The part of an RNA shown here (large-subunit ribosomal RNA, domain IV) has 338 nucleotides and comes from uncultured Pontibacter sp.
Context: one part of a larger RNA
């Protein structure tokens, strides 16, 4: 010095990113118990008071009874009676998720994933959908209140508007089009004819050989429609009211269509420690509230929400060596001497 562990004067969070650790609460019996709320909860809320031991003392219950147990009365003893050990902190307000659960074996447990709800959507049976090369198998010895995918994520209120792009589904007249059908036509090749005196040249028919137009030709794409709890998308510019300020109104480009309800400086808010206001003696957090939403928004869910969470963020009691600000004890390393 290091690990554990015990104590502390007066303060009691001044420490600190932060009350991390630590203290502090605790068992049973009585009492008493609030906003909220899905009436089940919240709740052990919160707070409060008791507890040992004696008695040949009353009373009740249980028992044939000894006896035991509960209420009650008188007492006794200590600093201290659940006498040692073991055994909840607690309250207010917030954000996320509804809720038990699963999760990163071995740095993250969560606000991540699951869920139960809800919705699309695919599949009539040899189902679809998956595994296999195939037989075959799982689906399922099920049959649409059923199996497969995707989303969403308890309840309560609620989910606008856009099919112009991509998707999917449905149409089929019209254009375009693969292999393949087709084979007008070209080209080599020559038995032959011809020019030439020869070498060589010219034309070639049938056959093989190559190459090949027009025409015909499915789905697809184009093309019509339908579809967003499909993948997404959801505006600019100017101008006006008898103080000013604004803009209920009007014009004017622009789109498929321009953001509705409801929330809002949010787990989203750059400017920003926006501004008011609470909470402090002083609050870049933290809680009501305003709308100027850089850049919230409705099942990529939108807003609340009792209960719940080893969750986050704020305040308060209570407690306390975290802390003013150290000391002192103990145990074990260690390092110095021997």
């Nucleotide at each position: 010095u290091c690990a554990c562990g015990g104590c502390c004067a007066a303060g009691g969070a001044a420490c600190u990113c932060g009350g991390c650790a630590a203290a502090a609460u605790g068992g049973c019996c009585c009492u008493g118990u609030a906003a909220c709320u899905u009436c089940g909860g919240g709740a052990g809320a919160a707070g409060g008071g008791g507890c040992g031991c004696u008695u040949c003392c009353u009373u009740g219950u249980a028992g044939c009874a000894a006896u035991a147990c509960a209420a009650g009365a008188a007492g006794c003893c200590g600093c201290a009676g659940u006498g040692a050990a073991a055994a909840g902190g607690c309250c207010c307000a917030g954000g996320c998720g509804a809720c038990u659960g699963u999760u990163u074996a071995a740095c993250a447990a969560a606000a991540a994933c699951a869920c139960a709800u809800g919705g699309c959507u695919u599949u009539g049976c040899u189902a679809a959908a998956u595994c296999g090369a195939g037989a075959g198998a799982u689906g399922a010895c099920g049959u649409a209140u059923a199996a497969g995918g995707c989303c969403u994520g308890a309840c309560a209120c609620c989910u606008g508007c856009c099919c112009g792009g991509u998707g999917c589904u449905g149409g089929a007249a019209g254009g375009u089009u693969a292999a393949g059908a087709g084979g007008g036509g070209a080209u080599g090749u020559u038995a032959g004819c011809u020019c030439g005196u020869a070498a060589g040249g010219g034309c070639g028919a049938a056959g093989c050989a190559u190459u090949g137009a027009a025409u015909c030709g499915a789905a697809g794409c184009c093309c019509c429609a339908g579809u967003a709890a499909a993948c997404g998308g959801c505006g600019g510019c100017c101008g006006u009211a008898a103080c000013u300020a604004u803009a209920a109104c009007g014009g004017u480009c622009c789109u498929a269509a321009g953001g509705u309800a409801g929330c809002g400086a949010a787990a989203u808010u750059c400017c920003u420690u926006g501004u008011c206001g609470g909470g402090u003696a002083a609050g870049u957090u933290c809680c009501g509230a305003c709308c100027u939403g850089c850049a919230c928004g409705a099942a990529u869910g939108g807003u609340g929400u009792a209960a719940c969470g080893a969750u986050c963020u704020g305040g308060g009691c209570g407690c306390u060596g975290u802390c003013u600000c150290a000391g002192c004890c103990g145990u074990g390393a260690g390092c110095u001497c021997g």
Its mean pLDDT, the model's own confidence on a scale to 100, is 87. It matches the Rfam family "Bacterial large subunit ribosomal RNA". Rfam links the family to the GO terms structural constituent of ribosome and ribosome.